[in-house]
Molecule: Bacterial RNase P class A
Organism: Candidatus Palauibacteraceae bacterium
RNA sequence: GCGGAGGGAGAGGAGGUCGCGGGCGGUCGCCCACGGGCGGGUCGUCCGAGGAAAGUCCGGGCUCCACAGGGCACGGCGCCGGGUACCGCCCGGGCGUCGCGAGGCGACGGAAAGUGCCACAGAGAGCAGACCGCCGAUGGCGAGCUCCGGCUCGCACAGGCACGGGUGAAAGGGUGGGGUAAGAGCCCACCGCGUCGGCUGGUAACAGCGACGGCACGGCAAACCCCGUCGGGAGCAAGGCCAAGCAGGGGCGAGUGGCGGCCCGCCACGCUCGAGCCCCGGGUAGGCCGCAGGAGGCGUCGGGAGACCGGCGUCCCAGAUAGAUGACCUCGCGGAUCUCCGCUCCUAGGAGCGUGAGCGUCCGUUACAGAACCCGGCUUACCUUCCUCCGCCGUU
Numbered sequence: 001g002c003g004g005a006g007g008g009a010g011a012g013g014a015g016g017u018c019g020c021g022g023g024c025g026g027u028c029g030c031c032c033a034c035g036g037g038c039g040g041g042u043c044g045u046c047c048g049a050g051g052a053a054a055g056u057c058c059g060g061g062c063u064c065c066a067c068a069g070g071g072c073a074c075g076g077c078g079c080c081g082g083g084u085a086c087c088g089c090c091c092g093g094g095c096g097u098c099g100c101g102a103g104g105c106g107a108c109g110g111a112a113a114g115u116g117c118c119a120c121a122g123a124g125a126g127c128a129g130a131c132c133g134c135c136g137a138u139g140g141c142g143a144g145c146u147c148c149g150g151c152u153c154g155c156a157c158a159g160g161c162a163c164g165g166g167u168g169a170a171a172g173g174g175u176g177g178g179g180u181a182a183g184a185g186c187c188c189a190c191c192g193c194g195u196c197g198g199c200u201g202g203u204a205a206c207a208g209c210g211a212c213g214g215c216a217c218g219g220c221a222a223a224c225c226c227c228g229u230c231g232g233g234a235g236c237a238a239g240g241c242c243a244a245g246c247a248g249g250g251g252c253g254a255g256u257g258g259c260g261g262c263c264c265g266c267c268a269c270g271c272u273c274g275a276g277c278c279c280c281g282g283g284u285a286g287g288c289c290g291c292a293g294g295a296g297g298c299g300u301c302g303g304g305a306g307a308c309c310g311g312c313g314u315c316c317c318a319g320a321u322a323g324a325u326g327a328c329c330u331c332g333c334g335g336a337u338c339u340c341c342g343c344u345c346c347u348a349g350g351a352g353c354g355u356g357a358g359c360g361u362c363c364g365u366u367a368c369a370g371a372a373c374c375c376g377g378c379u380u381a382c383c384u385u386c387c388u389c390c391g392c393c394g395u396u
Base pairs, nucleotide, nucleotide: 001392002391003390004389005388006387007386008385009384010383013331014330015329016328017327018326020048021047022046023045024044025043026042027041028039029038030037031036050368054379055378057377058376059375060374061373062235063234064233065232074231075230076229077228078227079093080092081091082090083089094108095106096105097104098103109226110225114224115223116220117219118218131165132164133161134160135159138158139157140155141154142153143152144151145150173191174190175189176188177187178186192215193213194212195211196210198209199208200207201206239289240288241287242286248280249279250278251277252276255269256268257267258266259265296315297314298313299312300311301310302309303308332365333364334363335362336361337360338358339357340356341354342353343352344351345350346349
């Protein structure tokens, strides 16, 4: 200098004023069966968003409904071991792959059960195939020679080959040697591959070694499928309690209500198609619970390689329901600009620089975002900043 991994903090400095939501206490008011209850009156005091509160993608708690047992269907997941309440998450390991490396990434069971697909190119893409090419052993044709048995040469018609070229993401192992007419696991050595109820190490995934087999078995399962494993459904608008008014059922019933207290009077609604009063069940508006002490935070000690676990101490840390956390001021801080000072440069009026100065002016004091039943994860968004460890290159 370039890079890799992991972890932490936060409206990011201090103070003040006003305001908003909630808990507790006092006081005041109202109600009461005198135990108490209610209040958006008032005073005091305390608390008041996040690492992602987000997406709602997984998993769980909790609640209601369903449920004898088993299967089918559907969906998720899929190397091994561990962690955990659980998981598709996390930790460690294995294997593969990328990187010089620190390290990164991986839906990572099965393709010798079945079905299907393998574009374009190419001769051939799955019971392989022969375009260029190679060969001339065998048969054929032609020529020459002949001791008449054949021999030699040529052609490439039949035929042999799959080493080389070419196509492709992929062409039925690779390198070397032998072999052959030319070739080829045809044969051999090594590598690769397969099989092993072989050995060794490891809890295991797997690794190393050995024996056997000439190689048979191309790829795709984020194609159907098969195997293993997990999953009953819906969700806090879950669910529970109280309960105006209106309507309904039952009982009593001739009066009831208003005009300020009483009498008279007047008015309204009623008198068996029933005013009014009482009771009953379901339940709307509305209210309350669920609902804030929890797989909780912090500190410390111990166990573990780690995820994580245990002991002790300490703290209480939002709870709205149209939804509260905001506004302003002062100092400080940061940025831009202006003036001055100092330095440097030149084309002499500017340009540049500064841990520089100023009670100058202006702006900012922040990103992503914001609880709504709770918790564990994952993913995504994002400003500023701090810390630790490690790799490579260059120089000394």